This is a predicted structure of a 1579-nucleotide RNA (small-subunit ribosomal RNA) from a Pseudomonadota bacterium. NCBI's taxonomy places the organism under Bacteria, Pseudomonadati, Pseudomonadota. The sequence is in RNAcentral, with records from ENA. Rfam family: Bacterial small subunit ribosomal RNA. Its family is annotated with ribosome and structural constituent of ribosome in the Gene Ontology.

RNA sequence: UUGACGGAGAGUUUGAUCCUGGCUCAGGACGAACGCUGGCGGCGUGCCUAACACAUGCAAGUCGAACGGAACGGUGGAUCAAUCUUCGGAACGGUUCAUCGUUCAGUGGCGAACGGGUGAGUAACACGUGGAGAACCUGCCCCUCAGUUCGGAAUAACGUCGGGAAACCGACGCUAAUACCGGAUGUGGCACUUUCACCGCAUGGGGAGGGUGUUAAAGGGAGCAUCGGUUACGGCCGGUGGGCUCGCUGAGGGAGGGCUCCGCGGCGGAUUAGCUUGUUGGUGGGGUAACGGCCCACCAAGGCGACGAUCCGUAGCCGGCCUGAGAGGGUGGUCGGCCACACUGGGACUGAGACACGGCCCAGACUCCUACGGGAGGCAGCAGUUGGGGAUCUUGCGCAAUGGGCGAAAGCCUGACGCAGCGACGCCGCGUGGAGGAUGACGGCCUUCGGGUUGUAAACUUCCUUUCGAUGGGGAAGAAAGCCUUCUUCGUGUAAAGCGGAGGAGGGUUGACGGUACCCAUAGAAGAAGCUCCGGCUAACUACGUGCCAGCAGCCGCGGUAAUACGUAGGGAGCGAGCGUUGUCCGGAAUUACUGGGCGUAAAGCGUCCGUAGGCGGCGAGGUAAGUCGCGCGUGAAAGCCCCGGGCUCAACUCGGGUGAGUGCGUGCGAUACUGCCCCGCUUGAGUGCCGGAGGGGAGAGUGGAACGGUGCAAGUAGCGGUGAAAUGCGUAGAUAUGCAUCGGAACACCGGUGGCGAAGGCGGCUCUCUGGACGGUCACUGACGCUGAGGGACGAAAGCCAGGGGAGCAAACGGGAUUAGAUACCCCGGUAGUCCUGGCCGUAAACGAUGGAUACUAGGUGUUGGGGGUAUCGACCCCCUCAGUGCCGCAGCUAACGCAAUAAGUAUCCCGCCUGGGGAGUACGGCCGCAAGGUUGAAACUCAAAGGAAUUGACGGGGACCCGCACAAGCGGUGGAGCAUGUGGUUUAAUUCGAGGCAACGCGAAGAACCUUACCUGGGCUUGACAUCGCCGGACAUCCUGUGAAAGCAGGCUUCCCUUCGGGGACCGGCAGACAGGUGGUGCAUGGCUGUCGUCAGCUCGUGUCGUGAGAUGUUUGGUUAAGUCCAGCAACGAGCGCAACCCUCAUUCCCAGUUGCCAGCGAGUAAGGUCGUGGGACUCUGGGAAAACUGCCUGAGUAAUCAGGAGGAAGGUGGGGAUGACGUCAAGUCAGCAUGCCCCUUAUGUCCAGGGCUACACACAUGCUACAAUGGGCAGUACAAAGGGCUAUGCGAGACCGUGAGGUGGAGCGAAUCCCAAAAAGCUGUCCUCAGUGGGGAUUGGAGUCUGCAACUCGACUCCAUGAACGCGGAAUCGCUAGUAACCGCAGGUCAGCAACACUGCGGUGAAUACGUUCCCGGGUCUUGUACACACCGCCCGUCACACCACGAAAGUCGGCAACGCCCGAAGCCGGUGAGCUAACCCGCAAGGGAGGCAGCCGUCGAAGGCGGGGUCGGUAAUUGGGGUGAAGUCGUAACAAGGUAGCCGUACCGGAAGGUGCGGCUGGAUCACCUCCUUU
Repeated sequence: UUGACGGAGAGUUUGAUCCUGGCUCAGGACGAACGCUGGCGGCGUGCCUAACACAUGCAAGUCGAACGGAACGGUGGAUCAAUCUUCGGAACGGUUCAUCGUUCAGUGGCGAACGGGUGAGUAACACGUGGAGAACCUGCCCCUCAGUUCGGAAUAACGUCGGGAAACCGACGCUAAUACCGGAUGUGGCACUUUCACCGCAUGGGGAGGGUGUUAAAGGGAGCAUCGGUUACGGCCGGUGGGCUCGCUGAGGGAGGGCUCCGCGGCGGAUUAGCUUGUUGGUGGGGUAACGGCCCACCAAGGCGACGAUCCGUAGCCGGCCUGAGAGGGUGGUCGGCCACACUGGGACUGAGACACGGCCCAGACUCCUACGGGAGGCAGCAGUUGGGGAUCUUGCGCAAUGGGCGAAAGCCUGACGCAGCGACGCCGCGUGGAGGAUGACGGCCUUCGGGUUGUAAACUUCCUUUCGAUGGGGAAGAAAGCCUUCUUCGUGUAAAGCGGAGGAGGGUUGACGGUACCCAUAGAAGAAGCUCCGGCUAACUACGUGCCAGCAGCCGCGGUAAUACGUAGGGAGCGAGCGUUGUCCGGAAUUACUGGGCGUAAAGCGUCCGUAGGCGGCGAGGUAAGUCGCGCGUGAAAGCCCCGGGCUCAACUCGGGUGAGUGCGUGCGAUACUGCCCCGCUUGAGUGCCGGAGGGGAGAGUGGAACGGUGCAAGUAGCGGUGAAAUGCGUAGAUAUGCAUCGGAACACCGGUGGCGAAGGCGGCUCUCUGGACGGUCACUGACGCUGAGGGACGAAAGCCAGGGGAGCAAACGGGAUUAGAUACCCCGGUAGUCCUGGCCGUAAACGAUGGAUACUAGGUGUUGGGGGUAUCGACCCCCUCAGUGCCGCAGCUAACGCAAUAAGUAUCCCGCCUGGGGAGUACGGCCGCAAGGUUGAAACUCAAAGGAAUUGACGGGGACCCGCACAAGCGGUGGAGCAUGUGGUUUAAUUCGAGGCAACGCGAAGAACCUUACCUGGGCUUGACAUCGCCGGACAUCCUGUGAAAGCAGGCUUCCCUUCGGGGACCGGCAGACAGGUGGUGCAUGGCUGUCGUCAGCUCGUGUCGUGAGAUGUUUGGUUAAGUCCAGCAACGAGCGCAACCCUCAUUCCCAGUUGCCAGCGAGUAAGGUCGUGGGACUCUGGGAAAACUGCCUGAGUAAUCAGGAGGAAGGUGGGGAUGACGUCAAGUCAGCAUGCCCCUUAUGUCCAGGGCUACACACAUGCUACAAUGGGCAGUACAAAGGGCUAUGCGAGACCGUGAGGUGGAGCGAAUCCCAAAAAGCUGUCCUCAGUGGGGAUUGGAGUCUGCAACUCGACUCCAUGAACGCGGAAUCGCUAGUAACCGCAGGUCAGCAACACUGCGGUGAAUACGUUCCCGGGUCUUGUACACACCGCCCGUCACACCACGAAAGUCGGCAACGCCCGAAGCCGGUGAGCUAACCCGCAAGGGAGGCAGCCGUCGAAGGCGGGGUCGGUAAUUGGGGUGAAGUCGUAACAAGGUAGCCGUACCGGAAGGUGCGGCUGGAUCACCUCCUUU
């Protein structure tokens, strides 16, 4: 430089964050299955389950050139009863002989051990890989050497007879061979022996030669030559010869195949830790092809195992296949190699080869046949059937090809194989058309009603194409051989012929697939698209339906009336003859981490030490070359993968080639840095010696004082004790308190200290004895002797256990007293185990630094304990250096953060232990240990989508600090009691319309319910409607009158508008039709707007910068100060915004301007008086416009400052009083009934009209008020002083006057109002009566009589008068308002309104206080800080029992079954051994009879499957009952935990208790708060 290859994440814990951690998804793959759908072709592939059972057919035969026969046919000969006859005889006949051919069973040979199937068993030398066999076998095939000779005896078939249902069998008789037997020969082989030379890693091996013994055979076929016989003259038969060919025998070699042995490699369980008697070895033998304990006898006592034996579970192994970046992980179907099996178990026979899938024997189970006596069978061959199952095919064609068996060959056989069929099961390819086509058609869907979208999509076009499919026609390759003929050549052989091998030529013949591939033609877009998904992950959105239903869902999660998440539709996205789902595997998952993780707090360091195996190991040198590295060689089969080419039109598929890959194993040579091994040295690691001091280190013995309790004595009297307060308890039988004496047990104040010692647990008065370790100094000795440490061993707080003592105090349990709803607790009084000692167990703790051990390295500072040194010195006073320990702070670095930081949690090395989501559970079962309690080891089912760590912001705390507020306190007056009014709850009702619900609903919406209002109820009516717009027709309608009616309404009568260009138009009314109106019907949790509240609180935020991985922090914290985040100072912050304040209104002072209706100082007149009048005035009051004034400006003091305290001046002084003004936000707060509004609902009614009723009910309860309970009062009389309002359609306010006791009436002046009216203000003041009484207080209630408003006061108005005269005597627990012109008391006005239930509300003025020490407490709020398991935020969270439902599991009297083993019994077949008096052709003897050798049956024995008996083991099913566990919207009891969780919590242990739990003892901080001590930081 070029090329190749090459690793992606996301969702989900939280309010948010970072981390840990699990769950889930996106990818690829499949022998698949299921759902929907389905046009064609090619290539593959198809019982994964019951190695369950099988009907039927086929899957192994072949050779006549090994042999004898049988049948049939041909030819030839002989013969002839019947037949025919031409009587001669004949063949178309019968018999027989020969020969040829075909077929068949048998004898014999070869094959059947291959091919094909399956995966049960097997954890094994079964498989893979590499080696070994000097310890082996090998039919057919190839090569070489030698041979193939002489004889013999049988037997099947067959025949006869017999038995049997059958299968089949028996007896007798005959016969052949390449069947069987004997002899000969012996190149050779084998055995023994012997000679010679050679070789090997051992046993040993092979070679040459001699001797002895032993050991073979089979023939068939086609020619030829020759001899003999016969003839019908074609020939046939027999003998002999030589060669050929196929065989046969012996031997050697080869090839291929097999057998055996060994190294290494590949599953899980230790809750399987010990296994083993032929076991391990030896000697000798047997057996095998062969080694071997393979088998046997004897001898020895071994062998295997934590580097995992044995046992249990699971599994055929590999090449490969899938996945993965790789390392790995998973898998072993098709194809190929090996193994194992063939109904189950056992066994051998035959054979070259088997312990034999389509052979045999036996046993067992099953099925079938049967005449009941007996027989037959084995599809895990190809098809096929039943069954099982989610699921897996045709009872096809053919031997044409390839391959196999037999044969000389033709050929036969071949469900191997080649093809076809079925299945989208997979991979690959192709098509379902192309082009044009906008008014963007119709339809659909959506819509803001404009439109958008489906969409060039469709339609349409005498446009184009025609693959595939359809029809018709043509039509391959796959076939070359073999065979026949002929030629050449070679071999053999020669006299010739013949035969064989190789090659050439010619001819004929062979195709299942299949009339297939392929080609041509014809017609015509003609026949051919679906599936899933559309909330996020993840690409794709709307409408309707549904309403926590129906349903979806991989995870998170959707659905409770607007669902992009359910269902449907439209639209869209993706893939496409497929698409989805399910299952499984790998990936993502660094989530088992070799590559490549962790353990302080997330899961995880053993309680501690010693130490075995093992692992690891200082410095220098030499050797070796095991590890390691390099090069070469062998192997790593083929297929597959990769690369390069080729063939099917491409591809899939397939063929050829490859220095590829196969990361491995073996082997030769080389290298020597590192490791190992051997050896030589070294001293720094480690250890020893010597010197020295420190120490609650350990064990034993002794001893001391204080306190405490008991006892005795003394003295003394009524209490003591105890608590929040009490009580139980003790005490007049003399306590407590006090003194003295004595006894007893336990523990050791002060010193005492983040001080010391120890491995940890732990150790504390003093003395003595024994004893361990560490440290400092010295540098004499050893010479790596070291580190760690699975198993193992020892030690190990407290509690607890056993035995014996002891027992003062304390104190589980227990008793009692309190507390409490209860109190199995906290508090109190008692009190037993225990606590103490001795001996023995237990073996656990928050046994913690929650931090294993060792070594080395890596800034500093500062304490403290022990030791050493230096300088200096009288001195170890100080100072400096150093070693060992022990604290704190801090840099780099590390960490998720917190934090750690030379005592590491930093940087590294070595070794051990431990973790892998939460719950179930440290549980169950099993094992081990323990006297027990229990400890240790330690699961699973099931269930959840989290469980967690650290930090952040909030909120909260019966946490802390600081600060505010009528928050408390200090005061004044009330409420809660009474009567009444009003509102609400409740109840009632036909209806009592609706809303509001702690504060922040309840004199609230309502600032006016008799009708109306009105929304409710009852009844009567209307249906385009009471109201709006549009069309058509008609016309005025209304008013008024009449009838009817409760009214609405209905019917009738009178009457009849405006404009006009005369066509008509307009408002209005009636009728008709439909669009529509209408709804106080629902949803305030769909909304707008408005409002309440925290809160007029002082807060809430932003930009930039900085800090933090981040959420976030900083700013806004801190110190002051303020009413205030107000201001000042400081500060990694600097600024800014919304709030605060100010600006606005009003009140208080003054000034200016203005001066009527207001005012009246001057003058005049008048009056009882009066701005009443006149003249006038603008001075004053006032009115209403403007301006000024207050700013901590000035002074004093304090303070850096801000500011505070005081003072002066001033009408006002530190925001002067009051108002308006309400930050970011909270409460899904309130309101769909003010209004508006989405959606839903009603449409002769949920709309609308009308009458009457109801909203006014009344056993009760609450809230807000009014009036009171009286003398600070009440009555009566007289008398004074306001402010602010109201009166416009004058249906209004209404004066004086008159009438009425009065409400009021008559009447009407004045006033559209600074003029007139309402209007009197009231409390007050003056006087008088009442005199403490339910009274002359109080006025409810009721009777009567009236007034006014109004269509109308019955339900249901207000007021007046007369009469009546109730409760009530100051109010329980509790609770409210108010800090000054305030509270309190007093009246006045207004709105609404015909009138009024107003005592309400909103304003106005009059009179006019008290108190605040103070911030401990209650309530609310603000800031900082702290804890938190809360975040729906403490009205939070959450624990356990009990009850109910469901689920899985444990235990359990038992019961049922599986598996493997053991002991004994029985013992088939069969091999082996023995016997073999029965039987017996071949060989031997013998004339023969017979005998012998050998063999067989039978019998006996060893072994031996199945079976039986027995006691155990182990695994599993099931079980009355029982135990805990898990899960489950609204069950019960309590409140344990989270805040100091209200008794801090937790750990271990013991006891107790409905339950959480409580208590005792010891321990921990993972405890808040305050104080103190120590240390550190800064000055």